[in-house]
A computed fold for an 84-nucleotide RNA from a Gammaproteobacteria bacterium, annotated as c-di-GMP-I riboswitch aptamer.
Model confidence (mean pLDDT): 85 of 100.
Lineage of the source: Bacteria > Pseudomonadati > Pseudomonadota > Gammaproteobacteria.
It was read from a public genome assembly, where an Rfam model found it.

RNA sequence: GUAUGACAAAGGCACACUUGUCGAAAGGCAAGGUCGCAAAGCUUCCGAUCUAAGGGUAAAUCCUAUGACAGCGGGGUUGCCAGC
Numbered sequence: 001g002u003a004u005g006a007c008a009a010a011g012g013c014a015c016a017c018u019u020g021u022c023g024a025a026a027g028g029c030a031a032g033g034u035c036g037c038a039a040a041g042c043u044u045c046c047g048a049u050c051u052a053a054g055g056g057u058a059a060a061u062c063c064u065a066u067g068a069c070a071g072c073g074g075g076g077u078u079g080c081c082a083g084c
Base pairs, nucleotide, nucleotide: 001084002083004082005081012037013036017032018031019030020029021028022027035071041077042076043075045074046073047072049068050067054064055063056062
């Protein structure tokens, strides 16, 4: 430097579910848990998806993101170990 990743080694993260808590919800956070993960670190820049408080509408099981999601995909960025 790297376009590689094993059943190695040092470590890391933590799905479902449970409890508590915040939130209108989606979902977040903390603890337990251990399905999996080589970026399952960070970042909403692009697309997808979820929610719809507020707003729209004569009304609705309708529309709407300023909300959420990085463990849906892509981009950006940083990085451990080993191999080459």